[in-house]
RNA sequence: GGACCUUUAGCUCAGUUGGUUUAGAGUGCUUGCUUGACAGGCAAGAAGUCGGCAGUUCAAAUCUGCCAAGGUCCA
Numbered sequence: 001g002g003a004c005c006u007u008u009a010g011c012u013c014a015g016u017u018g019g020u021u022u023a024g025a026g027u028g029c030u031u032g033c034u035u036g037a038c039a040g041g042c043a044a045g046a047a048g049u050c051g052g053c054a055g056u057u058c059a060a061a062u063c064u065g066c067c068a069a070g071g072u073c074c075a
Stems, first nucleotide, its partner, number of pairs: 001074007010027004019058001029045006051067005
C1' cells in the first nucleotide's frame, strides 16, 4: 500500500435482504423484599443520538460513500 471482517446498554452479544411495540437478551449496576448478617433467591428500575459525517428514501441500526478504531490475510 491492497483485500476482507467487526463496531448496538458498563461488559458479552442478538436483531439487517428498510416500516407497527418509541431498539432487545444475558451479565453487571441501583432500590426494595427475604436473612441476625452475608451469599443466594424474588420484584422493580436506571442505562443506547445502533462508531462518526454525509447521501438515497415517505421512512435507515438495516442500503451507498467517505472517515475513525480493532482484527485477519496478501504485498